[in-house]
RNA sequence: AACGUGCUCCGGGGUCGGUGAAAGUCCGAACCGGCGGUGACAGUCCGCGACCCUGCGGCCGAGCUCCCUGUGGGCGAGGCCAACGGUUGAACCGGUGGAAUUCCGGUACCGACAGUUAAAGUCUGGAUGGGAGAAGCACGUG
Repeated sequence: AACGUGCUCCGGGGUCGGUGAAAGUCCGAACCGGCGGUGACAGUCCGCGACCCUGCGGCCGAGCUCCCUGUGGGCGAGGCCAACGGUUGAACCGGUGGAAUUCCGGUACCGACAGUUAAAGUCUGGAUGGGAGAAGCACGUG
């Protein structure tokens, strides 16, 4: 160098107007884009995370029951955690170039669930949560 263990910290963004009794949800226009990878910079290429589904296994446990009556054995409603796994949206054309669905030009497209006096990527909520991961410190092996 590399490897291992532990710790600290960071880790999601986005509105104006109109109509209307009521809409940040409709209409018009606008705005936003987690993380890692990728001969070249990515919301739309590859993969990951979260949400949602499942539940290997573990913990708590009302109560029931057996006996050799104990810090014993068996069953166990219900609750909590949870591996692996499943599901999970969207882009093309042209140009430059050694190389770009990543840059430039053009034209598009996508965005969970619940709530909300009117339908949500942008409001409220789960979330002062979780997390892919980023940065740093310490110790050890070497």

The RNA shown here (FMN riboswitch aptamer (RFN element)) has 142 nucleotides and comes from Sinomonas albida. Rfam family: FMN riboswitch aptamer (RFN element). Rfam describes the family as follows. The RFN element is a highly conserved domain that is found frequently in the 5'-untranslated regions of prokaryotic mRNAs that encode for flavin mononucleotide (FMN) biosynthesis and transport proteins. Its family is annotated with FMN binding in the Gene Ontology. The organism belongs to Sinomonas, within Bacteria.